[in-house]
This record gives sequence, structure tokens and C1' cells, in this order.
RNA sequence: AUGGCCGAUCGGACAGCCGCGGCGCUCUUCGGGGCGUCGAGGAAAGUCGGGACACCGCAGGGCAAGGGUGCCGGAUAACGUCCGGACGGGGAAACCCGAUGGAAAGUGCAACAGAGAGGAGACCGCCGACGGCGUAGCACGUGAACGCCGCCGGUAAGGGUGAAACGGUGGUGUAAGAGACCACCAGCAUCCCCGGAGACGGGGGUGGCUAGGCAAACCCCACCCGGUGCAACGCCAGUUGGAGCGAUGACGCGGCCCGCCGAGCUCCAGGUAGGCGGCACGAGCCGGCCGGCAACGGCCAGCCCAGAUGGAUGGCUGUCAGAACAGAAUCCCGCUUACAGAUCGGCUAAAGGA
Repeated sequence: AUGGCCGAUCGGACAGCCGCGGCGCUCUUCGGGGCGUCGAGGAAAGUCGGGACACCGCAGGGCAAGGGUGCCGGAUAACGUCCGGACGGGGAAACCCGAUGGAAAGUGCAACAGAGAGGAGACCGCCGACGGCGUAGCACGUGAACGCCGCCGGUAAGGGUGAAACGGUGGUGUAAGAGACCACCAGCAUCCCCGGAGACGGGGGUGGCUAGGCAAACCCCACCCGGUGCAACGCCAGUUGGAGCGAUGACGCGGCCCGCCGAGCUCCAGGUAGGCGGCACGAGCCGGCCGGCAACGGCCAGCCCAGAUGGAUGGCUGUCAGAACAGAAUCCCGCUUACAGAUCGGCUAAAGGA
């Protein structure tokens, strides 16, 4: 220098003019005006996960049903998130990816191809018995041996199919073969030792020769989960009619039971959603120091940073660039998805080429 990998930041700039919303001060003829100050995002998005907050009387216990999570340890208010590690896979490396408990509990599934897809299978091949035919040496005959055909068996070595064919290699053995037997290797179960906090790693003994795949199929195991969402909810103002049930306990605890509570509840018809609060100081932002590999935590100092409700956060002009995805509505922490272009930092360098 170039390629690759990882992390972080910005994402129109400047000037002028005209506007909009909140707050503070001030003037007012109460309509409003003036000045100051603040005013979208890294994703405000999808509304997917987790919480705060609010109500459902307590959010109490048990069972059932349903849903979720799934290697180990830690972080956190919490999580399906994050950090560190283990194992498996990819890469030459930096590094990246993985819902990664259980298939020797049970049920189920496996297209096409193939003879056969679960404790299976004989298509080709190999081997044997039987029957038939042919053939050498030889004069003839016979047909041991060999070959061919038919048929009945044996065989999982070899070929072939497939994502997957019931351990691998070598030997013994056999008619041919086969864990049938043996040695080594792989893997499994079990017992023990060592290292580690643990997942797990290393080693040794014994056993039987092998246990196939799928659990984001049912299922089993362990752990977790009450419901509804700011149109929650509170206050003020305003506002109907009818029927039924209820202190002999209604309603409520989404199903059942137990505990508890104690005055309203259910249905039908019709109608409304006005004002204020909730609602912007917060698991907050930004520096420094300390602890920790890190996620993160602690301490100190500084800062105040949108709050609409027919819903503000904008428009025009000039120069440069010509330029993305996109805009709050109770809030916060994450994940995911979209994104023109620009910048910074760290790590890595195999084959091949110069």
C1' cells in the first nucleotide's frame, strides 16, 4: 500500500428573513404584544421481549389447564437482553455462527431414488446343493474339473440408490461370508482418579461389540408466568329509561377448591367523551477517580435536556454539497428491521503475484 475482520462517531454546514409550541419575566384597551430561553431520532419505526406506573378488594395459597425459557457462571429493576467461558461448526488468521436439556421412557415422521428406511434388506455380484446341456487329453464310453441355463438355498465382504443402509482397518475363520472370533482405533454405558466454582477437559479399569436421524413433532424433565393497558387511572362539571338478582351473602378471586372480604351487581335500549391532573428530575446526561477480564457497580463534581391534544418542532432566499432511512404522544431498558455518504481507532495477512 492493498484485501479482510471488529468497534465507535457523524449523518447537511453557514448567513439573512418570516412563522409555530412550552416555560420565565414584563406590558396590556384582556383580544394580545415584547424580551429571554428550550424545542425529534439513531433508529422517534415494527409494537417483538422485559419492566416502571395505574386499576381490577388482598394480588394470598393449592390443583388443573395454557403459555414461555432451555450448556455453565455472572450482570441487571427485569428480560428471550448483555458480558465472560465451555462444547460443536466455518475461516490461513483476525474473527464469525449455533433454541446447545432428554431419542438405551413412550407415540409418531422420513418426499424422491432404491431390493431394503428400523432392530430392515438379496437388484447386480459371491458361494453351495440339485437337474439339464456343452467341452480337453483319448479309438470309444464316462464326465472328475470347467463353462452355460434353470431352480432351491446361503451370504451384508464388493458394486449400485440415498441426506441417512445397523462401527473402521488388518487378521483368523469359512463353500462364500459375517464381531462368529482376535488385535488396534473410534464411539457408548458404568466405576474410579486428577484439574476446574461450573459447563467441561485429561487419564485408567470393566462391560457388551454399536446404541441411526428428527423434540422450532407430540411428549418427558427443570425453572418461570394473574389480567388489562395512559382512551390505564384521579378530580371538577354535566348526564337517561326499563327489567332482574342480592346480608338466607350477590359481585369479585378469568376454570375448580380453600382463606379472606362485605353492598352492590347483571342484562337490554339510548347517549356523551368538556376541562384539569397523570406528563416530563429520570433504572437521567456528561466528566474524573476507584473496583471488576468484561457486562456493570460505587463515590465525587457539573448540567436541566420537547411536552403537543385539529396535535408545535417549519418555510423561503443565497453560497457550498446535491445527499439516505425516516418524524415523539405515559415513560424506561433491550431486540429486530431501514439507512446515500463521510470520519476515527484497533486487529489480522494464508495460497498466489510483484
The RNA shown here (Bacterial RNase P class A) has 354 nucleotides and comes from a Gaiellales bacterium. The coordinates come from a structure-prediction model, not an experiment, and the mean pLDDT is 78. NCBI's taxonomy places the organism under Bacteria, Bacillati, Actinomycetota, Thermoleophilia, Gaiellales. The sequence is in RNAcentral, with records from ENA. Rfam family: Bacterial RNase P class A. It is annotated as a ribozyme. About the family: Ribonuclease P (RNase P) is a ubiquitous endoribonuclease, found in archaea, bacteria and eukarya as well as chloroplasts and mitochondria. It is recorded under the gene name rnpB.